[in-house]
RNA sequence: AGGCCGGUGUGUUCUAUCGCUGCGGCUUGCCGCAGAGGAAAGUCGGGACACCACAGAGCACCAUACUUCCUAGCAGGAAGGCUUCGCUUUGGCGAAGACAGCUAGUGCCACAGAAACCAGACCGUCCCGUCGUUGACGGGAUAAGGGUGAAACCGUGAGGUAAGAGCUCACGAUUCCGUCAGGUGACUGGCGGAAUGGUAAACCUUAUGGGGUGCAAGGCUACAUAUACCGGAGAUGCCUGCCAUGCAGGCUGAAAGGUUGCUCGCCUGGAUCCGGGGGGUAAGCUGCUGGAGCCGGCAGGUGACUGCCGGCCUAGAUAAAUGAUAGAAACCGCCAUUCAUUGGCGGUACAGAAUCCCGCUUACAGCACCGGCCUUAUU
RNA sequence: GGCCCAGUAGCUCAAUUGGAUAGAGCGUCAGAUUCCGGUUCUGAAGGUUGGGGGUUCAAGUACUCCCUGGGUCG
Numbered sequence: 001a002g003g004c005c006g007g008u009g010u011g012u013u014c015u016a017u018c019g020c021u022g023c024g025g026c027u028u029g030c031c032g033c034a035g036a037g038g039a040a041a042g043u044c045g046g047g048a049c050a051c052c053a054c055a056g057a058g059c060a061c062c063a064u065a066c067u068u069c070c071u072a073g074c075a076g077g078a079a080g081g082c083u084u085c086g087c088u089u090u091g092g093c094g095a096a097g098a099c100a101g102c103u104a105g106u107g108c109c110a111c112a113g114a115a116a117c118c119a120g121a122c123c124g125u126c127c128c129g130u131c132g133u134u135g136a137c138g139g140g141a142u143a144a145g146g147g148u149g150a151a152a153c154c155g156u157g158a159g160g161u162a163a164g165a166g167c168u169c170a171c172g173a174u175u176c177c178g179u180c181a182g183g184u185g186a187c188u189g190g191c192g193g194a195a196u197g198g199u200a201a202a203c204c205u206u207a208u209g210g211g212g213u214g215c216a217a218g219g220c221u222a223c224a225u226a227u228a229c230c231g232g233a234g235a236u237g238c239c240u241g242c243c244a245u246g247c248a249g250g251c252u253g254a255a256a257g258g259u260u261g262c263u264c265g266c267c268u269g270g271a272u273c274c275g276g277g278g279g280g281u282a283a284g285c286u287g288c289u290g291g292a293g294c295c296g297g298c299a300g301g302u303g304a305c306u307g308c309c310g311g312c313c314u315a316g317a318u319a320a321a322u323g324a325u326a327g328a329a330a331c332c333g334c335c336a337u338u339c340a341u342u343g344g345c346g347g348u349a350c351a352g353a354a355u356c357c358c359g360c361u362u363a364c365a366g367c368a369c370c371g372g373c374c375u376u377a378u379u
Numbered sequence: 380g381g382c383c384c385a386g387u388a389g390c391u392c393a394a395u396u397g398g399a400u401a402g403a404g405c406g407u408c409a410g411a412u413u414c415c416g417g418u419u420c421u422g423a424a425g426g427u428u429g430g431g432g433g434u435u436c437a438a439g440u441a442c443u444c445c446c447u448g449g450g451u452c453g
Stems, first nucleotide, its partner, number of pairs: 001375010012329007020035007037350001041361002044359005049214004056264004061210005066080005081099001082097006100205002105203002107199003122146002124142008154172006173196010218286004227277001229276005235252001237251006256268004293312008330348007380452007389405004398436001407423005429445004
């Protein structure tokens, strides 16, 4: 200097004409003002808000999982701890991590291998016996060596032994317990003791949390109307009065429905109810956008963030507006030309609100910054 | 707009509690049989299990992020 990868930020501008949506004004068909995003996306996490009886109990189910803090809250963020990896001038620096517990219990570990978890003798090593002569057979001991496997009961060295083995000792790795010191804490360091396969993105255990449904929630108005037929469930109950084949009042109270999946409990209900099938209407208003809001300053805090003061108003559409055309500018690429220059052509991403907000994830041309890797050249 | 479900050969489906080369039928291709075609018989090809990532010794399966398709709600 060039290229690639990852992260962060930004993510075209101006003018004219013709339109679209909302709001306001009046002279009622004209004028003025405003009009997409960092992700509006995926609908993954958490809320606001609304309704369900202001939502009760038990079991089940789901979610979270190093610590402290921030936040309305979160599977979010900040600061730190630990582990792994990379670089290194061995001082550190950077990146990643679903990072509680297999020492609570249970399950699983295919194939290969003698043996896959308190086991195990295929080859080998050692001892004994018989035959016999450096081997064969039989019995026993042994996990140091070989072989199988992803994994063979912690690793290295020494002692020890017939040969061996945490059998013993020293050092070391990991985990747990007790104690001392530091730290708010995770944790770190010292001493003493115990233990040693993996798997919880296997069942599970421990701790904490979780009521359901989502603006097609919900409220109001208008329009329309029929339950024919089929199947199923249920008291087609009792008492009293009267002007008595009817009506009125009272009592008990089923089916069914709601409450989260189940059980209980509670509520509605009150002679009809449920399912199939059929018919009608499918219009308008509201919820609706001013809010955990945005910008600037000061203060506190390592930081996420918080407090105070000042200023600002910034889309509300419903088949769904926010656009099209022309010109100019900016940036990039290619071609031609040139000492510099200049001219022509092409391109400017991803994507588009739908109740709102905070996060996460995914997509993204070009430019800027940061980090890493590769290539070439020079010192 | 909200909420759920599914994806395996060209098509329709399997695959036990995660265990190894992912199977079956139809279809396709080649050969045999036939004068020729069909039927029948024999054999073969065809799959990055929708895509990426991690967990595990091992993933079609269990987890997570995307993609595609379908259902339901006034």
Two RNAs folded together computationally: RNase P RNA and transfer RNA, 453 nucleotides in total. Rfam match: Bacterial RNase P class A. The prediction has a mean pLDDT of 76.